A computed fold for a 350-nucleotide part of an RNA from Nostoc sp. UHCC 0870, annotated as small-subunit ribosomal RNA, central domain. The organism belongs to Nostoc, within Bacteria. The coordinates come from a structure-prediction model, not an experiment, and the mean pLDDT is 89. Its Rfam family is "Bacterial small subunit ribosomal RNA". Its family is annotated with ribosome and structural constituent of ribosome in the Gene Ontology.
[in-house]
Context: one part of a larger RNA
RNA sequence: UUGGGCGUAAAGGGUCCGCAGGUGGCACUGUAAGUCUGCUGUCAAAGAGCAAGGCUCAACCUUGUAAAGGCAGUGGAAACUACAGAGCUAGAGUACGUUCGGGGCAGAAGGAAUUCCUGGUGUAGCGGUGAAAUGCGUAGAGAUCAGGAAGAACACCGGUGGCGAAAGCGUUCUGCUAGGCCUGUACUGACACUGAGGGACGAAAGCUAGGGGAGCGAAUGGGAUUAGAUACCCCAGUAGUCCUAGCCGUAAACGAUGGAUACUAGGCGUGGCUUGUAUCGACCCGAGCCGUGCCGGAGCUAACGCGUUAAGUAUCCCGCCUGGGGAGUACGCACGCAAGUGUGAAACUC
Repeated sequence: UUGGGCGUAAAGGGUCCGCAGGUGGCACUGUAAGUCUGCUGUCAAAGAGCAAGGCUCAACCUUGUAAAGGCAGUGGAAACUACAGAGCUAGAGUACGUUCGGGGCAGAAGGAAUUCCUGGUGUAGCGGUGAAAUGCGUAGAGAUCAGGAAGAACACCGGUGGCGAAAGCGUUCUGCUAGGCCUGUACUGACACUGAGGGACGAAAGCUAGGGGAGCGAAUGGGAUUAGAUACCCCAGUAGUCCUAGCCGUAAACGAUGGAUACUAGGCGUGGCUUGUAUCGACCCGAGCCGUGCCGGAGCUAACGCGUUAAGUAUCCCGCCUGGGGAGUACGCACGCAAGUGUGAAACUC
């Protein structure tokens, strides 16, 4: 390489958009590049295959001859692929209608709690732990009442509930904005799927500049524990956590399961919409579509398990794997302010 694979053994890119490329619905006409087929030429001789013959046989030698295939030319076929033309509506999309949601951005408002400040009442403890101590407190703490300030997060509702491509999103209201589902009609007429490179987004931590700083809290200091205790526990506490602008680009970025399409038993929940002999109407009940869960059949699987949301049955496209360690290291290159990230070996060894 071929082959075989990628939920858990090595292996799905963090997610999406998308150029090239690959692949692609139904039906008609034409062309004939691929495809199929006939003929011609050529593919030296020797050798190999077959059939004869010559050395007494054989090896050996001589003669004759076939087939397959390649290349080129030429004639034909037109199912499939391709190309061209003219169509269709089942894929895809657009408009109109209803609807859904913590989707995004901005602004405004709110209450509980916490801490601090001021004042009142009031007096000796408070706090903390397994037990203590450090710590706070007679300069009046803790408790309680009133007033004020600040920052951060939004209890209940809350739900294997919703939305988003993923990361993620939760107090309320308003504005701007993106999206999905459903139903029917009209329109476009394959406009589709995937996507190497490329681009955009991307938790937390971290970085730069300027703000902010209540609580929490790496580092650090102290108290304990202990043989020791650079920890677990306690008292403090800086960066950070928050906001604005920019960078970083990684995660057990997980469903450890790439995307698209079609097909293949059911049962029970739940969210959105449509609808029906149900109703005066709305519920209930039934049917359909889309989403989200549990159980389970066939089938699959090494087993666990998956099972119409497949890990079943198939097709298309992309990414990735190939024994453990060395090593996600070295070197080179690119990116980055840095931290580092991406790409990514070998010797050696078992």